The part of an RNA shown here (large-subunit ribosomal RNA, domain IV) has 351 nucleotides and comes from a Candidatus Parcubacteria bacterium.
[in-house]
Context: one part of a larger RNA
């Protein structure tokens, strides 16, 4: 000096990002007592208070054993626990050892129990019951497999698969213009294929010609070219947002001022409703006001033109719950003012 422990005057969080760490409370013993809130279950061992050892006497409802009785029950004995009275000792009686809750007030998030990054994250993340949408009529949809086949399921729409939200309470507004999905079929567009015209290539036959060749006819063929026919899709019509998503601007106006219930105008598919709001969201910002403190960028309550909340990527509340995250207090302490002493081990030397 380090590690692990122990003790400490006075103060008691002044430490610190933060009471981190430590200290403190401590009996699933008895009795009393226990608030707000609430989904009436809880909250709750809430909080808070008192008792607790040993000896003697007394007592016997319930319990055990025995006797009587058909039974109800009666009698005797035992002694656990509880009760009553008296006494003894100590500072202290769950006296040791072991084991063994800190508590209260107030917010955020998530309803809850649960699950998770084996080895830096346990959470507000995931899941969840509940709610909702879509698909699926059974050789189901869907999934694995090239297939056979298998799962789904020895199930059958109160079933199975997929997406979203996430207990409960009150609710879930406007918009179908775009994208997606569903339905539709009049018209437009539209592939390969099939048929066919022209053109090119190459055979057979006939006629004319000495021949080259020309004409007619009949085949095959083409990476050339036109036409006819032809499905889905797309264009088109309608529906659908607990589908993906979106939910404006400018100007003026009231008899102080300010503000604007009101009016005008432009654009849009429609212009953000209820509720909440400086928020896990607010840049300006330590917003403003109130509370708490001697003093409060945090916290709580309000205000609101919200840079850039908002309704199942759910909105707002919410008892209970949480090794979650903020704020305040009680108790407690070497966290600190400010450090001191002690114990054991390492460090040092030798091997």
């Nucleotide at each position: 000096u380090c590690a692990u422990c122990g003790u400490u005057a006075a103060g008691g969080a002044a430490c610190u990002a933060g009471g981190c760490a430590a200290a403190a409370u401590a009996g699933c013993g008895g009795c009393c007592g226990u608030a707000a809130g609430u989904u009436a279950g809880c909250a709750a061992u809430a909080a808070g208070g008192c008792c607790u050892g040993c000896c003697c006497u007394u007592c016997c409802a319930g319990c055990c054993u025995g006797g009587c009785g058909u039974a109800a029950g009666c009698c005797a004995g035992g002694g656990c626990a509880a009760g009553a009275g008296g006494g003894c000792c100590g500072c202290a009686g769950c006296u040791a050892a072991a084991g063994a809750a800190u508590c209260u007030c107030u917010g955020g998030c998530g309803a809850c129990u649960g699950u998770u990054u084996a080895c830096c994250a346990a959470a507000a993340a995931c899941a969840c019951a509940g709610c909702u949408c879509c698909c699926u009529g059974c050789u189901a949809a869907c999934u694995g497999g090239c297939a056979a086949c298998a799962g789904g399921a020895u199930g059958u729409a109160u079933a199975g698969g997929g997406g979203g939200u996430g207990a409960c309470a009150c609710c879930u507004g406007a918009c179908c213009g775009a994208u997606g999905c569903g339905a539709g079929a009049a018209g437009g567009u539209c592939a390969a294929g099939a048929u066919u015209g022209g053109g090119g290539g190459u055979g057979g036959c006939g006629u004319a010609g000495c021949a080259a060749u020309a004409c007619g006819u009949u085949g095959c063929u083409c990476a050339c070219u036109g036409a006819u026919u032809c499905a889905a899709g797309c264009c088109c019509u309608c529906g659908u947002c607990a589908a993906u998503g979106u939910c404006a601007g400018c100007g003026a106006u009231a008899a102080c001022u300010a503000u604007a219930a009101u009016c005008g105008u432009u654009c849009u598919a429609a212009g953000g409703u209820a509720g909440c709001g400086c928020a896990a969201u607010u840049c300006c910002u330590u917003u403003u006001c109130g509370g708490g403190u001697a003093a409060g960028u945090u916290c709580c309550g309000a205000a609101g033109c919200g840079c850039a909340c908002g309704a199942a990527a759910g909105g707002u509340g919410u008892a209970a719950c949480g090794a979650c995250c903020g704020g305040a207090g009680a108790a407690c302490u070497g966290u600190c003012u400010c450090a001191a002493c002690g114990a054991u081990g390492a460090g040092c030397u030798c091997g």

Its Rfam family is "Bacterial large subunit ribosomal RNA". The organism belongs to Candidatus Parcubacteria, within Bacteria.